[in-house]
Molecule: transfer RNA
Organism: Candidatus Altimarinota bacterium
RNA sequence: GGGUGAUUAGCUCAGUUGGCUAGAGCGUUUGCUUGACGUGCAAGAGGCCACAGGUUCGAGUCCUGUAUCACCCA
Numbered sequence: 001g002g003g004u005g006a007u008u009a010g011c012u013c014a015g016u017u018g019g020c021u022a023g024a025g026c027g028u029u030u031g032c033u034u035g036a037c038g039u040g041c042a043a044g045a046g047g048c049c050a051c052a053g054g055u056u057c058g059a060g061u062c063c064u065g066u067a068u069c070a071c072c073c074a
Base pairs, nucleotide, nucleotide: 001073002072003071004070005069006068007067010026011025012024013023019057028044029043030042031041032040050066051065052064053063054062
């Protein structure tokens, strides 16, 4: 230098052919339960879906560029 893949909650990951202003597990907060801790149960908070544009009535999803990471070729 060329190519491929990845980037979504604090962590690990889903998200179907573009269609309800996005979910799970763990973690976290509050409450209940316990003498206390843990376990268990209930409720909640937390995301501008890496960044910037484009297409579309509508984008996490399609297109372009940029950034970071991993791998392959030279």